RNA sequence: AUGAAGAAAAGCUAAACUUACUGUGAAGUAAGGACAGAAAUCCACGGGUCUAUAGAUGCUAUAGAUAGCCGGGCUACCUCU
Numbered sequence: 001a002u003g004a005a006g007a008a009a010a011g012c013u014a015a016a017c018u019u020a021c022u023g024u025g026a027a028g029u030a031a032g033g034a035c036a037g038a039a040a041u042c043c044a045c046g047g048g049u050c051u052a053u054a055g056a057u058g059c060u061a062u063a064g065a066u067a068g069c070c071g072g073g074c075u076a077c078c079u080c081u
Base pairs, nucleotide, nucleotide: 004081005079006078012037013036017032018031019030020029021028022027035068042073043072045071046070047069048066049065050064051063052062053061054060055059
């Protein structure tokens, strides 16, 4: 230095919920909050789920959302090992 792993320490993020704002909506942003996380940083490439519209009659297409649904890509703190 790289890879694996995650005991310790220093830190990090922030579920549900509440309030305000944005959006047709899924949902997002900010504040509070803390379920949990070893990449719960980032990325919509594949799959899943959700929303809207159209057609269809229980499925298809398009657009969007979800990275804390899974896989994948890239990057990153520490070291009893």
Predicted 3D model of an 81-nucleotide RNA (c-di-GMP-I riboswitch aptamer) from Sulfurovum sp. Its Rfam family is "c-di-GMP-I riboswitch aptamer". Rfam's curators write: GEMM was predicted in a large-scale screen for bacterial structured RNA regulatory elements. The model forms 95% of the base pairs in the Rfam consensus. The coordinates come from a structure-prediction model, not an experiment, and the mean pLDDT is 85.